[in-house]
RNA sequence: CAGGUCGGCCAGGCGGUCGCGCUCCGCGCAAGGCGCGGGGUGAGGAAAGUCCGGGCUCCACAGGGCACGGUGCUGGGUAACGCCCAGGCGGGGUAACCCGACGGAUCGGGCCACAGAAACAGACCGCCAGCGGGCGGAGGGGGGCCGUCAGCCUCAGGUUGGCGGUUUCUCCUCUGCUGCGGGCAAGGGUGAAAAGGGGGUGUAAGAGACCACCGGCGUCCGGGGUGACCCGGGCGGCCAGGCAACCCCCACCGGGAGCAAGGCCAAGCAGGGGCGACGCGGAGGCAGUGCCUGUCUCUGCCUCUGCACGGGGCGGCCCGUCCCGUCCGAGCCCCGGGUGGGCCGCUUGAGGCGGCGGGCAACCGCCGUCCCAGAGAGAUGACCGCCCACGACAGAACCCGGCUUAUCGGCCGGCCUGGAGC
Numbered sequence: 001c002a003g004g005u006c007g008g009c010c011a012g013g014c015g016g017u018c019g020c021g022c023u024c025c026g027c028g029c030a031a032g033g034c035g036c037g038g039g040g041u042g043a044g045g046a047a048a049g050u051c052c053g054g055g056c057u058c059c060a061c062a063g064g065g066c067a068c069g070g071u072g073c074u075g076g077g078u079a080a081c082g083c084c085c086a087g088g089c090g091g092g093g094u095a096a097c098c099c100g101a102c103g104g105a106u107c108g109g110g111c112c113a114c115a116g117a118a119a120c121a122g123a124c125c126g127c128c129a130g131c132g133g134g135c136g137g138a139g140g141g142g143g144g145c146c147g148u149c150a151g152c153c154u155c156a157g158g159u160u161g162g163c164g165g166u167u168u169c170u171c172c173u174c175u176g177c178u179g180c181g182g183g184c185a186a187g188g189g190u191g192a193a194a195a196g197g198g199g200g201u202g203u204a205a206g207a208g209a210c211c212a213c214c215g216g217c218g219u220c221c222g223g224g225g226u227g228a229c230c231c232g233g234g235c236g237g238c239c240a241g242g243c244a245a246c247c248c249c250c251a252c253c254g255g256g257a258g259c260a261a262g263g264c265c266a267a268g269c270a271g272g273g274g275c276g277a278c279g280c281g282g283a284g285g286c287a288g289u290g291c292c293u294g295u296c297u298c299u300g301c302c303u304c305u306g307c308a309c310g311g312g313g314c315g316g317c318c319c320g321u322c323c324c325g326u327c328c329g330a331g332c333c334c335c336g337g338g339u340g341g342g343c344c345g346c347u348u349g350a351g352g353c354g355g356c357g358g359g360c361a362a363c364c365g366c367c368g369u370c371c372c373a374g375a376g377a378g379a380u381g382a383c384c385g386c387c388c389a390c391g392a393c394a395g396a397a398c399c400c401g402g403c404u405u406a407u408c409g410g411c412c413g414g415c416c417u418g419g420a421g422c
Base pairs, nucleotide, nucleotide: 001418002417003416004415005414006413007412008411009410010409012387013386014385015384016383017382018381020042021041022040023039024038025037026036027035028034029033044393048404049403051402052401053400054399055398056258057257058256059255063319064318065317066316068254069253070252071251072250073087074086075085076084077083088102089100090099091098092097103249104248108247109246110243111242112241124188125187126184127183128182130180131179133178134177135176136175137174138173139172140171141170142169143167144166145165146164147163148162149161150160151159152158153157196214197213199211200210201209215239216238217236218235219234220233221232222231223230224229262344263343264342265341271335272334273333274332275331279307280306281305282304283303284302285301286300287299288298290296291294308326309325310324311323312322313321314320351370352369353368354367355366356365357364358363
């Protein structure tokens, strides 16, 4: 200097003139509230998506289980998480770094298209040797026939041996093609993936069939680490899978709704019909009654309570629990009336900033300091001048922690790689 990678910051700036929301102060008014003046303050890194986690509110309590849903290596952080940090393992990259749905395939079920011979199963191309198989070639031996030489004899000829030639004879070996049956899975092809790798022994040809080494797996032991895991050694030929972002098993987590949650005030109206649980017992009180005049019997009412039954609340279901009712009747169903106004919730927070300390880090602790949007059909606009980053994506609606998506440009720093110079 160039490229790469990771992190942090900014989000147009300055000046002028008008105009907006909230809040505080002052003044004025006809004081419900409004007007004027002034001070303070007023959209984001994503305010977006609504994907997670919470705070908060209500369901009178929020217990247990099933079902359902979520997460899925280890250790930390956090209010919590599916997030963040640090590591482990696997993958990508020369590297810095980045990515990972990362527990279990020996519980069981299911799937692996097409291609390929074959995908838990097997031979297309091939290799091998077998058969008194068929056809052919070459070589050798033997035999037959012929020639020649030599020996011998019984000399017409026969016989023995050597050499040469020949062969529709025979045997053996090698080899080509082919038929039948068999052996092989080592080589090649297909595929995302097909009997671990190359070397050797062995074999008819082969093959972990066997052997040493390597890789994977299993097991035992040693070492390091909180742990996930890592390193090393011994033994074992065990070497035929993959997919669980398929069902499933395991571990952990999870009540439900949601600010249109939920409270308060004002105003206003009008209720009607239907369904509907069997009721029983005890105690006390009040009143009446009967006659055997009593601490008695009977009746009615009121209160409390027990059982049974009916209903309701707790996302679905069950247990459990609580509440209401049992004919002066809970609750449910149908028809109908009124209200839609105002206020609160609503911004002080798991808050920001600074310093110090702890921790590899995420983050935590202590001290100090600051208040920094609360609209309600929804507040930031318009004009002018200058500058330059030529302005992208884009506007709070209860509030936070994250993730994801969109995006113009500027600044700063760490690390890696390459080049050049000293």
Bacterial RNase P class A from a Thermoflexales bacterium, 422 nucleotides, folded computationally. The coordinates come from a structure-prediction model, not an experiment, and the mean pLDDT is 77. Lineage of the source: Bacteria > Bacillati > Chloroflexota > Thermoflexia > Thermoflexales. It matches the Rfam family "Bacterial RNase P class A". Rfam classes the family as a ribozyme.